[in-house]
Context: one part of a larger RNA
RNA sequence: AGUUUGUAAGGGAAUUCGGCAAAUUAGUCCUGUACCUUCGGUAGAAGGGAUGCCUAUAAAUGUGUUUUUUAGAAAUAGGAAAUGCAUUAGUAGGUCUCAGUAACAAGGGUGGCCCGACUGUUUACCAAAAACGUAGCUGAGUGCAAGGUCGAAAGGCUUAGUACACUCAGUGAAGUCUGCCCAGUGGUGGUGUCUGAAACUCUUUUUCAAGGGAGCUAAGGCCCAUUAAACGGCGGCGGUAACUCUGACUGUCUUAAGGUAGCGUAAUACCUUGUCAUUUGAAUAGUGACUUGCAUGAAAGGCUUAACGAGGUUGCCACUGUCCCUAUGAACUGACUUCUGAACUCUCCAUCCUGGUGCACGGGCCAGGGACAUCUAGUGGGAAGCGAAGACCUUGUGGACCUUUACUGCAGCUUGUUGUUGUGCUUUUUUGUUAAGUACAUAGUGUAGCUGGGAGAGAUGAUGUGUAGCUUAGGCAAAGCGGAUCACCGAUGUAACACCAGCUAUUUGAUAAAGAAUCACUUACUCUUUUGAAAGAAAGGGAACAGCGGCAGGUGGGCAGUUUGGCUGGGGCGGCUCCUUUUGAAAAGAUAUCAAAAGGGCCCUAAGGCGAGCUCAGUUGUGUCGGAAACACAACGUAGAGUGCAGAGGCAAAAGCUCGCUUGACUGUGUUCUUACCAGAAGUGAACGCAGAGUUGAAAGACUGGCUUAGCGAACCUCCAUAGUCUCUUAGUGGGACUUGGAGAUAACAGAAAAGGUACCCCAAGGAUAACAGGCUUGUCGCCCCCGAUAGUUCACAUUGACGGGGCGGUUUGGUACUCCGCUGUCGGCUCUUCCUAUCCUGGCUGUGCAGAAGCAGCCAAGGGUACCGGGGUUCACGCGUUAAAAGGGAUCGUUAGCUGGGUUCAGAACGUCGCGAGACAGUUUGUAUGAUAUCUACUAGAUGUGUUGUUGUCUAAGUGGAACGAAGCUUCAGUACGAGAGGAACGAGUUUCGGAAGCCUCUGGUGUAGCUGUUGUUUUUAUAGAGCACGCAGCGCAGCCACGCUUUGUAUUGAUAAGCGCUGAAAGCAUCUAAGUGCGAAGCAAUCCGCGAAAAUAGAUAACUAAGGCCGUUGUAAAAGACAACGUUGAUAGAGUUGGUGUGUAAGUUCCGAGCUUCGGCGAGUAAUUUAGCAUGCAACUACUAAAAGC
Repeated sequence: AGUUUGUAAGGGAAUUCGGCAAAUUAGUCCUGUACCUUCGGUAGAAGGGAUGCCUAUAAAUGUGUUUUUUAGAAAUAGGAAAUGCAUUAGUAGGUCUCAGUAACAAGGGUGGCCCGACUGUUUACCAAAAACGUAGCUGAGUGCAAGGUCGAAAGGCUUAGUACACUCAGUGAAGUCUGCCCAGUGGUGGUGUCUGAAACUCUUUUUCAAGGGAGCUAAGGCCCAUUAAACGGCGGCGGUAACUCUGACUGUCUUAAGGUAGCGUAAUACCUUGUCAUUUGAAUAGUGACUUGCAUGAAAGGCUUAACGAGGUUGCCACUGUCCCUAUGAACUGACUUCUGAACUCUCCAUCCUGGUGCACGGGCCAGGGACAUCUAGUGGGAAGCGAAGACCUUGUGGACCUUUACUGCAGCUUGUUGUUGUGCUUUUUUGUUAAGUACAUAGUGUAGCUGGGAGAGAUGAUGUGUAGCUUAGGCAAAGCGGAUCACCGAUGUAACACCAGCUAUUUGAUAAAGAAUCACUUACUCUUUUGAAAGAAAGGGAACAGCGGCAGGUGGGCAGUUUGGCUGGGGCGGCUCCUUUUGAAAAGAUAUCAAAAGGGCCCUAAGGCGAGCUCAGUUGUGUCGGAAACACAACGUAGAGUGCAGAGGCAAAAGCUCGCUUGACUGUGUUCUUACCAGAAGUGAACGCAGAGUUGAAAGACUGGCUUAGCGAACCUCCAUAGUCUCUUAGUGGGACUUGGAGAUAACAGAAAAGGUACCCCAAGGAUAACAGGCUUGUCGCCCCCGAUAGUUCACAUUGACGGGGCGGUUUGGUACUCCGCUGUCGGCUCUUCCUAUCCUGGCUGUGCAGAAGCAGCCAAGGGUACCGGGGUUCACGCGUUAAAAGGGAUCGUUAGCUGGGUUCAGAACGUCGCGAGACAGUUUGUAUGAUAUCUACUAGAUGUGUUGUUGUCUAAGUGGAACGAAGCUUCAGUACGAGAGGAACGAGUUUCGGAAGCCUCUGGUGUAGCUGUUGUUUUUAUAGAGCACGCAGCGCAGCCACGCUUUGUAUUGAUAAGCGCUGAAAGCAUCUAAGUGCGAAGCAAUCCGCGAAAAUAGAUAACUAAGGCCGUUGUAAAAGACAACGUUGAUAGAGUUGGUGUGUAAGUUCCGAGCUUCGGCGAGUAAUUUAGCAUGCAACUACUAAAAGC
């Protein structure tokens, strides 16, 4: 020193994030118990009393012995009496102690609030919780060959269960309730003129085929409903009541609906420490209200709620070393001594300090200072110490996992079709064949399908009538009746009727083929049962469905692979990314920034080309209506206009304006320039040619779009071409390939096909790049100065000090990115030290709008001091009561190999908000591991050696440390000076207190595991006495060590000074504290005072001596080891002993007494006497009994 463990006067949570830790309480019996309540609880509520030992005794129970009795033949069973022992729980009396559950063991209590109902479960190894679970409530799926789930399948689980069941999801006891919204996203249902694949049908490519087109069509989509205890959501702006305020009322916009009941500054409220009340001396805490709710809210349930909780929070009582303020004990140990003996670590050297320099925080460099060498113990300031290729941040065309309406797929599910796959009835669709009907404008006798033939048709039954039936409601018309007309002609009309043939449309029937649907069948297939070793068989159910296979559509984070740009005064958010102009740009060219100012992603058949003519803006003058502005004329008019659009550069018989004619806004081909200085490069743009064909002009000429400079896009792929080449096939056509040209876009614009989360994270790299600290800077911040407007009755400068200006500091906040990412521990507090002064107090002064007192402002001055408490993690700020004062700062925002860990900033969880989600939030809340044996240096102490030096002793003092003192109150001066009064000093003297420092233990107090005494339990024993163990507990306590106690602590004095005040005194005949000279003047400086200090290398002085010292032994005034000090027979050094003092409190033994009991033998807690006894003794004195021999 650590660990464990005791005790503390007075105070009693003042400590602290927080009563953490500790203390208190405690067993049993009796008593007595509130609020609340789900009536069970709460409850051991709380609170109060008792408790030992001895003596006696009523009773109960168990048991032993003896006697006796009843029943019985007996064994035996029952009863009674006497007596002994044990246990239980009482009663009465006696008695002792500080204390009777005396030790051990053994709840502190209580009042609010939040959350979760409860017992339970959880992150083995940092989170035990408010998280999970739970009973209860609700929804969804599922009728068993079920649903769900695992598996490629076979097969399995749920289940050898069957809706009172199983699975999934949400909520989370109970009480009371659970509002509105179906627009969006899901779920479910429905519907069909839409959309919708393959198969199929049709068609096309001369044929076949690949291919193309059309049709038909399932699920799905679309559409229509429904569903919120599905995912989810639940407004704004105005006006209005007879004070004001408020707004029952009302207007308007708007929605799918506009938040209901409740609750509300909350685990949710930013502002916020909201406001009020209460609790406190003081409350960012707590509670109750209000409530404008940033951003509450009803089964991601709302609001209450008894009981419960190692949950969170806040009061009160008790209690205490948590604290004021520390002290003192005990045991053990990795402490120390001796012995044994690892690991981490280790470039070199290493005696440091201050300042400087330097990649901007150096033991090593420069300057100055300091510094003889070695060892031991200790403390942890430094080695930007050790430990770990930073976990934060950035980067990587790194990773992983998770999510989803990212991209692309795959299982699964679902739908259609096809194969396995058969039979039959019915219905129906289409097509073909066949039969029978039907076909109405008007006019016309009238129901005229169309075309053609046609002059006849008709007893094989005409005209007519007419039942069933049909119908456009007029008629038509099988059957039946009847028995001779009908048509041609004529009329009407586009068309003329009889009759025959063909055709169109339509209705009905039959039949054939194909398709569809319902129903039925059994033999494929399948299920169940029985049987069988199995193969199988039988019976029953289902059944061409299902299942399984192929093809196709839909759905599809269930799963998988990936992507998710760059620039960037870190990254993110924002902005930008291509092109043009100007400035920057520094008079060649070129030139950056997330520099400054603006534009473009078009437009135009004329706004293009050519030619000709003209002159604009503006001003002045004149002129009917006519005016400032209409139109005409005249004059002036270098562009002050115009140019399609930015700006710049251009432009006047034009590049502007007007008119005429036109299409050069051509084709082919080439060169150069530009983009892109230097210096390569795509695409683009421009300029200049040649050839052809043109326009315009009289012509020369001009014209390859627009006065110029922006107006844009590669490859692959697709399409187009009236162009060209090759090839196949043709009578011709046509097809294919290629070339060339054109169109379609990549704005991240030289052009991948592409969304997010990570706090569960990982890897690589970076101080190329952020967060802390440092450096630079200093806008901001703090302080000072200049000027002097204003105020101050007057008066700038007692005080105030605008607008401006100039500096200093490096404590704020920024900027920067220089140092550190193979690691410099991050806020606050505690502890401890030192420095600065821009001084809060104390000291000395000056001015005052200074009478005194109290102030205000300033100068000198850093010696000392600068506190306590409340809430909050807080620094800060606020508050309470004090004080002489409660100053400001630095030291890696001093201080984590010193402490703490409340905050921030890991993993769990919750609320609000955001997000579809994974998740996120300088929003809130709760919980949550702080490593280590010190090598060097530094410092605090203790030793040794060398030198000075032969030894020993005594000194000096260069230097160095100190605050050793600082402050206040009271009395006196003095009710004096001063003052009208009210008030009210000072110098000096005395005394006390507080704080600091040093020492001590007489007193007081603490400890006191020396000691004495009481007592519990237990062990041993002859159970008396005594002893051991838990310091057992408790009472007292010497010495020692301590503070809470006591003592001391002159700034008395001197010197030199600061500000300031002076003397004399010129420069400057005066004045002037100054220039020469000179005097005062402060808690400050130097002394005085107290320590250290010959290693002070200038290494000192002095005295004595020839020895001294050590080892060894007994020791303590000393002490970790060393050291120091005393003694060693010429001796009191230690032990033993004696006496005294001191502590405790009256020993043992014996005797008397003792409540009572007694078989009279005795038993008996205890009292008194002997006895101020006994016991103990780290103290004092005495005493050689023992040990300090001998020796080196």
About this RNA
Predicted 3D model of a 1192-nucleotide part of an RNA (large-subunit ribosomal RNA, half B) from an archaeon. Its Rfam family is "Archaeal large subunit ribosomal RNA". Its mean pLDDT, the model's own confidence on a scale to 100, is 81.